[in-house]
RNA sequence: GCGCCCAUAGCUCAGCCGGAUAGAGCAGCAGACUUCUAAUCUGCCGGUCGGGGGUUCGAAUCCCUCUGGGCGCGCCA
Repeated sequence: GCGCCCAUAGCUCAGCCGGAUAGAGCAGCAGACUUCUAAUCUGCCGGUCGGGGGUUCGAAUCCCUCUGGGCGCGCCA
């Protein structure tokens, strides 16, 4: 330098052939149960989907660009 992949909640991820209230598990908080703790159950909290722009009636999802990370190939020494 070229190509491919990834970026969504505090963490691990799903959703990514467009339809709008954005989800799960873990963590956290509250309650139930228990003599207490753990476990279990119930509820709650938590994200403008990496930044910017575009297409569209409508974008996490499509297009362009940038940033960060990973992998492969190539070049120089």

Predicted 3D model of a 77-nucleotide RNA (transfer RNA). RNAcentral records the identical sequence in 5 taxa. RNAcentral holds the sequence, with entries from ENA. It matches the Rfam family "tRNA". Its family is annotated with triplet codon-amino acid adaptor activity in the Gene Ontology.